This is a predicted structure of a 321-nucleotide RNA (Bacterial RNase P class A) from a soil metagenome. The model forms 93% of the base pairs in the Rfam consensus. Rfam family: Bacterial RNase P class A. The family's RNA type in Rfam is ribozyme. Rfam links the family to the GO terms ribonuclease P activity, tRNA processing and dimeric ribonuclease P complex.

[in-house]
RNA sequence: CAGGCCGGGUGACCGCGGCGCCUCCGGGCGUCGAGGAAAGUCCGGACACCGCAGGGCAGGAUGCUGGCGCAAGCCAGGCGGCGAAAGCCGACGGAAAGUGGCACAGAAAGGAGACCGCCUCCCGCGUAUCUCCGGAGACACGGCGAGGUAAGGGUGAAACGGUGGGGUAAGAGCCCACCAGCGACCGCGGCGACGCGGCGGCUAGCCAAACCCCAUCCGGUGCAAGGCGAACAGGGCCCGUCACGAGGCAGCCCGCCCAGGGCCCGGGUAGCUGCAAAGAAGGAUGGUCACCCCCGACAGAAUCCGGCUUACAGGCCUGCU
Numbered sequence: 001c002a003g004g005c006c007g008g009g010u011g012a013c014c015g016c017g018g019c020g021c022c023u024c025c026g027g028g029c030g031u032c033g034a035g036g037a038a039a040g041u042c043c044g045g046a047c048a049c050c051g052c053a054g055g056g057c058a059g060g061a062u063g064c065u066g067g068c069g070c071a072a073g074c075c076a077g078g079c080g081g082c083g084a085a086a087g088c089c090g091a092c093g094g095a096a097a098g099u100g101g102c103a104c105a106g107a108a109a110g111g112a113g114a115c116c117g118c119c120u121c122c123c124g125c126g127u128a129u130c131u132c133c134g135g136a137g138a139c140a141c142g143g144c145g146a147g148g149u150a151a152g153g154g155u156g157a158a159a160c161g162g163u164g165g166g167g168u169a170a171g172a173g174c175c176c177a178c179c180a181g182c183g184a185c186c187g188c189g190g191c192g193a194c195g196c197g198g199c200g201g202c203u204a205g206c207c208a209a210a211c212c213c214c215a216u217c218c219g220g221u222g223c224a225a226g227g228c229g230a231a232c233a234g235g236g237c238c239c240g241u242c243a244c245g246a247g248g249c250a251g252c253c254c255g256c257c258c259a260g261g262g263c264c265c266g267g268g269u270a271g272c273u274g275c276a277a278a279g280a281a282g283g284a285u286g287g288u289c290a291c292c293c294c295c296g297a298c299a300g301a302a303u304c305c306g307g308c309u310u311a312c313a314g315g316c317c318u319g320c321u
Stems, first nucleotide, its partner, number of pairs: 001319006008292007016033007035298001039309002042307005047222004059218005064077005078092001079090004093213002098211002100207003115153002117149005122143003129136002161179006180203001182200002185198005226273003234265006245258001247257003293296001
């Protein structure tokens, strides 16, 4: 550095929840009872309901290659960055389709740009010097002057390859050598991303987590989904109402009571289910004691499953630098 694992142990007692059995209804017995992250709710799937002829637009997600996977994602490899190394990190398609942006500083932020500097010309001054004495006239210096120049200075995250030489008025890939970089060219290796070598023209800034282009994928809502569904109230139909009677008093008769009774419908509440080899709607999974040790971290299910991310005292194993 990488990978994997543990997350106080043993015993006794008391207690809590689910299920099964028994019960003298008080309870008893048996069995099961949080995690590697149960967390964040960030992805994906199952499941459920709603929607949906087919196609397109819009919108969203993803984006090197190969394999696995329904998908998220995982494994291996390539490339880039970091590290002395083991190794770690990377939204890692396209800037040669188009549009756009590059703060501050700076003259200029892209086929750009002259602020200082350098060079040429012009002008001014009018000296040295020359002179036929009328004038002519450098160098240097100066200029609201005209141009050239991207070598140097300066600004910046970034200024249109770097070093050296040639060249030039001064300069410049203007030319040359080497190096870097680029290529939609060629050869070889690799399934591929890509790598190595050659060749070419001589230089091409950065940003797509800016719009955009290309490729692939994507219907919406979520267990407070959804299913069943009392009671009370509501609606419809039927029967009955001064009794020869619907109905009730457990079947029949007598007797008594009595003005209501029966069926159906929609909604959806309580409740049940969905729901589990922990599993609910006051919601359990805990505590005490004894002994031992390195004295115990982060944290607790709520439909389920697969991932990702984050938190974690301390300890163990394996491999590597």